[in-house]
Molecule: transfer RNA
Organism: Ktedonobacteraceae bacterium
């Protein structure tokens, strides 16, 4: 320098051709259970989608242009 792929919560993932409040599991928090601990149950917490723009009545999702990661050419 060029191709490509990937970014959503601490972590790991979904998110069904754009459409009601972005969802799980794990971790954490408090509460029952329990002599006590783990297990288990029940309730909270937490991310406005990697940045900026554009399109659209509506964007994580489409499109454009950076950014960080790996992959492969050179």
């Nucleotide at each position: 320098u060029g191709a490509c792929a990937u970014g959503u919560a601490g972590c790991u993932u979904a998110g069904u051709u754009g459409g009601u409040u972005a969802a799980a599991g794990c971790a954490c928090u408090g509460c029952g259970c329990u002599g006590a601990u783990a297990a288990c149950g029940c309730a909270g917490c937490g991310a406005c989608c990697g940045a900026a723009g554009g399109u659209u009545c509506a964007a994580g999702u489409c499109c454009u242009u950076c950014c960080a990661u790996g992959u492969c050419a050179a």